[in-house]
RNA sequence: GCUCAGGUAGCUCAGAUGGUAGAGCGUCCGGUUGAAGCCCGGAAGGUCGGCAGCUCGAUACUGCCCCUGAGCA
Repeated sequence: GCUCAGGUAGCUCAGAUGGUAGAGCGUCCGGUUGAAGCCCGGAAGGUCGGCAGCUCGAUACUGCCCCUGAGCA
């Protein structure tokens, strides 16, 4: 330099033919306990890597750029 895969919550990852995003773990609150743990209920937490484009509507499609990994040279 080229090709491919990926970038979504603090972490690991889902997500639909394009219709305003979820799970587990973690954190916080409550229940339970003598107190914890386990378990149960609830809550907070996201400019979906960036900028453009297509579209009534983009996390998703297209282009460029950035980052990570793999392969080729």
Predicted 3D model of a 73-nucleotide RNA (transfer RNA) from a marine sediment metagenome. Rfam family: tRNA. By type it is a transfer RNA. The RNAcentral record of the sequence draws on MGnify. Its mean pLDDT, the model's own confidence on a scale to 100, is 83.